[in-house]
Context: one part of a larger RNA
Molecule: small-subunit ribosomal RNA, 5' domain
Organism: uncultured bacterium
RNA sequence: GGACGAACGCUGGCGGCGUGCCUAACACAUGCAAGUCGAGCGGAGUCGAUCGACGGAAGCCUUCGGGCGGAAGAUGGUUGACUUAGCGGCGGAUGGGCGAGUAACGCGUGGGCAACCUGCCUCGAAGACCGGGAUAACAGACCGAAAGGGCUGCUAAUACCGGAUGUGGUCAAGGAUCCGCAUGGAUCUUUGAUUAAAGGGGAAACCCGUUUCGAGAUGGGCCCGCGUCCUAUCAGCUAGUUGGUGAGGUAAAAGCUCACCAAGGCGACGACGGGUAGCCGGCCUGAGAGGGUGACCGGCCACACUGGAACUGAGACACGGUCCAGACUCCUACGGGGGGCAGCAGUGGGGAAUCUUCCACAAUGGGCGAAAGCCUGAUGGAGCGACGCCGCGUGAGCGAAGAAGGCCUUCGGGUUGUAAAGCUCUGUCUGGAGGGACGAAGGAAGUGACGGUACCUCCGGAGGAAGCCACGGCUAACUACGUGCCAGCAGCCGCGGUAAUACGUAGGUGGCGAGCGUUGUCC
Numbered sequence: 001g002g003a004c005g006a007a008c009g010c011u012g013g014c015g016g017c018g019u020g021c022c023u024a025a026c027a028c029a030u031g032c033a034a035g036u037c038g039a040g041c042g043g044a045g046u047c048g049a050u051c052g053a054c055g056g057a058a059g060c061c062u063u064c065g066g067g068c069g070g071a072a073g074a075u076g077g078u079u080g081a082c083u084u085a086g087c088g089g090c091g092g093a094u095g096g097g098c099g100a101g102u103a104a105c106g107c108g109u110g111g112g113c114a115a116c117c118u119g120c121c122u123c124g125a126a127g128a129c130c131g132g133g134a135u136a137a138c139a140g141a142c143c144g145a146a147a148g149g150g151c152u153g154c155u156a157a158u159a160c161c162g163g164a165u166g167u168g169g170u171c172a173a174g175g176a177u178c179c180g181c182a183u184g185g186a187u188c189u190u191u192g193a194u195u196a197a198a199g200g201g202g203a204a205a206c207c208c209g210u211u212u213c214g215a216g217a218u219g220g221g222c223c224c225g226c227g228u229c230c231u232a233u234c235a236g237c238u239a240g241u242u243g244g245u246g247a248g249g250u251a252a253a254a255g256c257u258c259a260c261c262a263a264g265g266c267g268a269c270g271a272c273g274g275g276u277a278g279c280c281g282g283c284c285u286g287a288g289a290g291g292g293u294g295a296c297c298g299g300c301c302a303c304a305c306u307g308g309a310a311c312u313g314a315g316a317c318a319c320g321g322u323c324c325a326g327a328c329u330c331c332u333a334c335g336g337g338g339g340g341c342a343g344c345a346g347u348g349g350g351g352a353a354u355c356u357u358c359c360a361c362a363a364u365g366g367g368c369g370a371a372a373g374c375c376u377g378a379u380g381g382a383g384c385g386a387c388g389c390c391g392c393g394u395g396a397g398c399g400a401a402g403a404a405g406g407c408c409u410u411c412g413g414g415u416u417g418u419a420a421a422g423c424u425c426u427g428u429c430u431g432g433a434g435g436g437a438c439g440a441a442g443g444a445a446g447u448g449a450c451g452g453u454a455c456c457u458c459c460g461g462a463g464g465a466a467g468c469c470a471c472g473g474c475u476a477a478c479u480a481c482g483u484g485c486c487a488g489c490a491g492c493c494g495c496g497g498u499a500a501u502a503c504g505u506a507g508g509u510g511g512c513g514a515g516c517g518u519u520g521u522c523c
Base pairs, nucleotide, nucleotide: 001523002522003521004520006519007518008517009516010515013392014391015390016389017388018387019385020384021350026348027347028346030345031344032343035090036089037088040087041086043084044083045082046081047080048079049078050077051076054073059068060067061066097303099301106228107227108226109225110224111223112222113221116220117219121216122215123214124213125212126211127210129163130162131161132160138153139152140151142149143148168195169194170193171192172191173190174189175188176187177186178185179184199208200207201206229275230274231273236266237265238264241263242262243261244260245259246258247257248256278300279299280298281297282293283292284291285290305326306325307324308323309322328339329338330337331336356382358381359380360379364378365376366375367374368373395425396424397423398422405416406415407414408413429464431459432458433457434456435455439450467512468511469510470509471508472493473492474491478507479506480505481504482503488495489494
C1' cells in the first nucleotide's frame, strides 16, 4: 500500500447493487416451512332434480255426515353438483439449513466396472384371460384423564391373493459363431423348469393409466493412479490383522461377514500415535513464483438433541418418519403420555458483534393432478444496519488592495479571505401535484407481490443536507496561550523538569470526505 462477513470512537443527506451470529452443533415460547389426487375405491355430509308408497295444510263444494283438492313434512329408490375423514397412488430421499465429525478414495483430477442399480421421462417389441378371500372407513357395545386402544358385525378398489397365457426375462443342461483386457464377453439355437398385469374417464373417436422385455437419457454405487496441514520431545504398528479355500451376503467386486488353513501386511519415500481441519471452483495479495484463505454464489461430502438400529421404498439407514437407550423439557386424574428451529421469522443466553415473529405465489422452479387447481418461509420482493462497492448532492457565477469578528503582531501590519454580506442564476437530491410502466407468456382473453414503485411533466424555494483525523522526524501541514518529568502523548525514534511546532486549548494549515480515524487478521 491492498484486502475484510469485521468491531470500536466521532459524525451522518439520497439512491443503486451486494451483504449481514465468524462466538454456544447452547436452549428454545409462538406461527408458518410437504403435500396432492373424488378421472383408483366404498362411505359420510350439504344443496338440488325426479319417482313410488305415506302424509294430509290452504282453498273449493256441502244435504254439515262429508266430498274434492293436493302444499309443508318425513321415509325409500334413481340421479346431478360440491365438500371430504378413511383405504389406495405418487411425493415426503428434491428443495432449504449447518460444518459438529472427518487427514479419509472425504475432496480435486484422470481413468476403470468382463463387478453394478436407476422411480418419473423418451423410443421399440409383446400383452392384460378366469377367479377368490379379506380389511379400514361405517355401525354397535367397551376401556382410558389424555395420548390412544382392543372386541363384534358389514363393505369397496388401480389394495391383497390363486390359476391361465409366456412375446420376452431368469435358471439348468447341450450345440454353434464371433470377439476380447486375466477372470471372460456378445449373439443365435435345442430341451426342461420358473416368472406378468388394473383399471379409470368419455356418447364415441380416443385419452390417461397397467404388465414383461430391449434400448436410451438422467441420477447414483463401487474400484484404481496422482495430489491434499503441523508434530519424530510419537519409531515401531497390526489378530479380521495379510493372503488362500469354502460358505454367507449385496444391485454389485471385496475379510464385507463367518468357518478352516497359511503367516503374513505396513514403516525414516515417516507407518502407528498426538494436534488441527469439511474439500474444491474460487477469493485476497503479489510483476510473477509464491503466500494466505475457503463468508456470499456454484460442485462434492458429512450431520439433523446425543448414541444405536432397522423398516418402507427405484432411491434413506431418512432434518420437520419408525423403534430402543440417554440427557433435557412439557402435560398428567400419578396409571401414563408429548417434544427436538444446524428450515423462515422470532426469544433467551454467549459475545466486541450480525436483521422483520413482513408481502406474494405475479414471475422462475418443484410436488400432486387429465385439467381447473392446491401446496411451496424454495423463490420473487419489501423492511432494518454507511457493513461493503459504486454514483449523486450539500449549490453556481460575479463580488474589496479586502467589512465585522477571531487569531497573530516587530503595533506598521499580517491572516482567516472571494471566504461572508450583496447581486444575478440553477433546480440534481428533497417537498407538493398530475401522469404512470417493462417484467405477462401458449391462438386469444384474463392474470403484478414488488407498486401508484421506477420513470416523465409541472410547481415551490438556496432553502432541509459536513464531518473526521493529523500538523517533531519518518510524513503533507505552525503559531499563541496553559501546564512545568505534573497532567499527559507515543507506530518507531522519542516528547514533558518555566519560552514544548511532540501534552491540553485556540487560531491557522494539510489530508480524506458521507465518511474519517483506531483495533484485529492476511499478503